[in-house]
RNA sequence: CGAGUCCGCCGGGCGUUCGCGGCGUGGUCACACGUCGAGGAAAGUCCGGACUCCGCAGGGCAGGACGCUGGGUAACCCCCAGGCGGCGCGAGCCGAUGGACAGUGCAACAGAGAGCAGACCGCCGAUGGGCCUUCUGGCCACAGGCAAGGGUGAAACGGUGGGGUAAGAGCCCACCAGCGGGGCGGGCGACCGUCCCGGCUCGGCAAACCCCGUCCGGAGCAAGACCAAGCAGGGAGCGGUUGGCCCGACCGAUGCUCCCAGGUGGGUCGCACGAGGCCGUUCGGCAACGACGGUCCCAGAUGGAUGGACGCCGAGCCUCCUCCGGGAGGCAGACAGAAUCCGGCUUACAGGCGGACUCGGCCG
RNA sequence: GCCCCGGUAGCCCAACUGGUAGAGGCAGUCGGCUUAAAACCGAUCCAGUGCGGGUUCGAGCCCCGCCCGGGGUA
Numbered sequence: 001c002g003a004g005u006c007c008g009c010c011g012g013g014c015g016u017u018c019g020c021g022g023c024g025u026g027g028u029c030a031c032a033c034g035u036c037g038a039g040g041a042a043a044g045u046c047c048g049g050a051c052u053c054c055g056c057a058g059g060g061c062a063g064g065a066c067g068c069u070g071g072g073u074a075a076c077c078c079c080c081a082g083g084c085g086g087c088g089c090g091a092g093c094c095g096a097u098g099g100a101c102a103g104u105g106c107a108a109c110a111g112a113g114a115g116c117a118g119a120c121c122g123c124c125g126a127u128g129g130g131c132c133u134u135c136u137g138g139c140c141a142c143a144g145g146c147a148a149g150g151g152u153g154a155a156a157c158g159g160u161g162g163g164g165u166a167a168g169a170g171c172c173c174a175c176c177a178g179c180g181g182g183g184c185g186g187g188c189g190a191c192c193g194u195c196c197c198g199g200c201u202c203g204g205c206a207a208a209c210c211c212c213g214u215c216c217g218g219a220g221c222a223a224g225a226c227c228a229a230g231c232a233g234g235g236a237g238c239g240g241u242u243g244g245c246c247c248g249a250c251c252g253a254u255g256c257u258c259c260c261a262g263g264u265g266g267g268u269c270g271c272a273c274g275a276g277g278c279c280g281u282u283c284g285g286c287a288a289c290g291a292c293g294g295u296c297c298c299a300g301a302u303g304g305a306u307g308g309a310c311g312c313c314g315a316g317c318c319u320c321c322u323c324c325g326g327g328a329g330g331c332a333g334a335c336a337g338a339a340u341c342c343g344g345c346u347u348a349c350a351g352g353c354g355g356a357c358u359c360g361g362c363c364g
Numbered sequence: 365g366c367c368c369c370g371g372u373a374g375c376c377c378a379a380c381u382g383g384u385a386g387a388g389g390c391a392g393u394c395g396g397c398u399u400a401a402a403a404c405c406g407a408u409c410c411a412g413u414g415c416g417g418g419u420u421c422g423a424g425c426c427c428c429g430c431c432c433g434g435g436g437u438a
Stems, first nucleotide, its partner, number of pairs: 001360010012313007020037007039335001043346002046344005051220004058247004063216005068082005083097001084095004098211002103209002105205002120150002122146003127143002129140004158176006177201001179198008224269004233260006239251003276296005282291003316331006365437007374390003383421001392408005414430005
């Protein structure tokens, strides 16, 4: 200098002015003053919780979600660290990553053969058979033997070398790979290393059914509670306890559920102090995170506020000038927008900053 | 807020239990028939299944994340 990887962060600041919403104070009820007023994703609503109600949230079946190990957390389909597998020269990245000797299944086409497989080409023909014979043997390839080589496929029952044989083959041997069993060592563990033995030995798919393990009661702030206003009753059912089924428990006929008709469609609370934000030469931990200390109060609408203009500053880009210190002018500024709250994930995003690394080239 | 369904050629719609990667109709193009046209007959063209990943030997189909459209309910 070029190419690339990972992590973290910002995504404007100040002032004036016009306007909007909440709260407080004052008020002559017109308003005035003070103060606060979006985000890293407020989004998608994909997970997990808090909260509220249904009885306490009981048992079983069904159903669903998740799935290496250890840790973090209120909890998690989240995060951190590690193992294993795959990809990359590498920094690093990706993985729903338990079980295929519990069972049921799937593998199109091609191919001889695809599930306790098989012989098309090929090799052999030791043995039996046929023919010839100079009696040593030779020829044929009918029976039969083989699975080394060719060929098909995503996948064909280990690889290399040697022995062996009629030809061959883990048939035998050495080494290697893999599987199973056992011992020793390391690690909390997943797992790793090493040694011995075995028979030579195939496997793939569970994001197919399934098995095993863990978790899950249902609903959702239009939850739910209260106040005010208003109306007209009628019909059906016998169970109900928040939506699969059964059992248990509890409640229950001036009761409950459903349908039709009628009325209202207003207000208050929930609702803003919370698993809260920020800071730390602190402590524990590799880290996620936790502990401790200090400090702050920080949106609450209900057709739904948070916007516009101007000026200055800061950073960026372009053009011009330059005495190389810089100066002048112009331009652009994204994605988006709370609605019960919180922790995550995912997706969108102009432009910019910082840190840790990797590979290649050149120079010293 | 909660829940459900769908996306395949210009349009409408098939595709079984994952198996040649895709059937049919309308429309289009060409030819035949006709004086000409319609109708009819024959041939032909048109898709890489909304997008991006994953599982698998193999994905329209299974799984995950997005995008778009439609519906139910208080």

Predicted 3D model of RNase P RNA and transfer RNA as a complex of 438 nucleotides. It holds a member of the Rfam family "Bacterial RNase P class A". Rfam links the family to the GO terms tRNA processing, dimeric ribonuclease P complex and ribonuclease P activity. From the family's description: Ribonuclease P (RNase P) is a ubiquitous endoribonuclease, found in archaea, bacteria and eukarya as well as chloroplasts and mitochondria. The family's RNA type in Rfam is ribozyme.